[in-house]
RNA sequence: CUCGCGGGGUUGGGUGGAAGUCCCGACCGGCGGUGCAGCCCGCGAACCUCCUCACAGCCAGUGGGGCGGCCGAUCCGGUGAGAUCCCGGAGCCGACGGUGAGAGUCCGGAUGGGAGCGAG
Repeated sequence: CUCGCGGGGUUGGGUGGAAGUCCCGACCGGCGGUGCAGCCCGCGAACCUCCUCACAGCCAGUGGGGCGGCCGAUCCGGUGAGAUCCCGGAGCCGACGGUGAGAGUCCGGAUGGGAGCGAG
């Protein structure tokens, strides 16, 4: 430098005119580091401000790029030289917009972006 890869999850029941959104219960866990990690450290994505470029006569708006900001959640016991990573137990967390009714799990931006991984 080129190419490829690169996110999972509502089964069952209740209420209701209507809910995969509420209630009971169920299910899921990106990337790197480190003793094997959703909740230790770091990163990415999403979200927000500002700058900039394109479209537009101006505004508004949409899209691309960039600096910055924001960025959830864990304890106890055991083993061990060493574990908030393993084993046992009990907990907790989850962007934005949409919606006949409130969403980690449905639909959408997204046939996108991406930390990074692999091959040549």

Annotation
The RNA shown here (FMN riboswitch aptamer (RFN element)) has 120 nucleotides and comes from a soil metagenome. Its mean pLDDT, the model's own confidence on a scale to 100, is 83. Rfam family: FMN riboswitch aptamer (RFN element). Its family is annotated with FMN binding in the Gene Ontology.